[in-house]
Context: one part of a larger RNA
RNA sequence: UGACGGGGGCCCGCACAAGCAGUGGAGUAUGUGGUUUAAUUCGAAGCAACGCGAAGAACCUUACCAGGUCUUGACAUCGCAUGCCAUCUGUAGAAGUACAGAGUUCCCUUCGGGGACAUGCAGACAGGUGGUGCAUGGUUGUCGUCAGCUCGUGUCGUGAGAUGUUGGGUUAAGUCCCGCAACGAGCGCAACCCUUAUGUUUAGUUGCUACGCAAGAGCACUCUAGACAGACUGCCGUUGACAAAACGGAGGAAGGCGGGGAUGACGUCAAAUCACCAUGCCCCUUAUGACCUGGGCUACACACGUACUACAAUGGCCGUCAACAAAGGGCAGCGACACCGCGAGGUGGAGCGAAUCUCAAAAAACGGUCCCAGUUCAGAUUGCAGGCUGCAACCCGCCUGCAUGAAGAUGGAAUUGCUAGUAAUCGCGGAUCAGAAUGCCGCGGUGAAUACGUUCCCGGGCCUUGUACA
Repeated sequence: UGACGGGGGCCCGCACAAGCAGUGGAGUAUGUGGUUUAAUUCGAAGCAACGCGAAGAACCUUACCAGGUCUUGACAUCGCAUGCCAUCUGUAGAAGUACAGAGUUCCCUUCGGGGACAUGCAGACAGGUGGUGCAUGGUUGUCGUCAGCUCGUGUCGUGAGAUGUUGGGUUAAGUCCCGCAACGAGCGCAACCCUUAUGUUUAGUUGCUACGCAAGAGCACUCUAGACAGACUGCCGUUGACAAAACGGAGGAAGGCGGGGAUGACGUCAAAUCACCAUGCCCCUUAUGACCUGGGCUACACACGUACUACAAUGGCCGUCAACAAAGGGCAGCGACACCGCGAGGUGGAGCGAAUCUCAAAAAACGGUCCCAGUUCAGAUUGCAGGCUGCAACCCGCCUGCAUGAAGAUGGAAUUGCUAGUAAUCGCGGAUCAGAAUGCCGCGGUGAAUACGUUCCCGGGCCUUGUACA
């Protein structure tokens, strides 16, 4: 000087408290451990691994296993030789491939040739999701959006160092004010950026308005998207040290950082990643490289994490009226509408590269019934019959109809999230994607309770104190 203390002081955070809803019990989905296996590819490991890499494993992916194959190679450059390619068909085969046949005659040209492609030969080499994240770059997590971390000159100290950065107030903030052997500065904080909340103006089609519809008309309203205005403790009062600031008020759509996002200092954890990519060294080179078929990653006495669905009456079922969104996607696409089917879906197919057409029905809302039951709750599991995608749904997809109708009656110790348009609850969309969400990322609808307070638990900041530690 740090670090630490079941030392002290001050302060903060859904940290506790006050509340609401959960998890832990059940079933299922999913990830992990373990076990099993020919293989169950690999990585991630307290917080900060475990619906994580994976925004999507039937083949492919795929890295794993079994079997069958190749050896200048699936991919790149170079030399020589030959050809003109390419491509298609047939046979054998599980496939790669092999053999045979057909088919041709690429582009430029100064007609010498050059380029591209294919085949053969030889080696230089290719190749490696092999090892090391404790050799590395890049990227990322975390403390933590916490308020800190430093430097120049000066001064003090023999020196390590100190001062500044401490003190009195104040703030979300090393934010600002005052004081002070310090005076200044930098990275952080804040602001500048995006979005949302109000208004003005400009512009009106595909939008909006009047009309039953269309045509036609208009741009007042909604909306769209550009510019501008607006919020700054600016104004008033009180407190304060005449300061910074705090509290109250006015006006205002909005008030004291208006709400949300992006933005992550010096550093810590030899944190994570050699399997995104790049890369040193080591290792393999007829194999640790490459191709293919099938299997596996989906196993299952069990344990854990994260979710979904429930256990019901604030509910289930049926019916009618079928009310009210936002944000997105769409051409190998979205598909209206009509017909067929109980349905998943099928057939035809208008319109739309979309403010025009379409996905698209928003759902939670109203009436009837059930009458507290393992039930008209719950839906696992299983049987049968179908649909869709796709060469192909046995291992191993999703969906529909009929039948079946398990556990479960609110969950021990323990533990999580959340302070407002939040929690809870209700649907909708998107990425990935042929198909395959209860996951993820977004969108809106309905819409609470509680916060006395900082004694205690956890984490953190500043000052100070002690020294078994560096």

Predicted 3D model of a 470-nucleotide part of an RNA (small-subunit ribosomal RNA, 3' major domain) from an uncultured bacterium. The RNAcentral record of the full RNA draws on ENA, Greengenes and SILVA.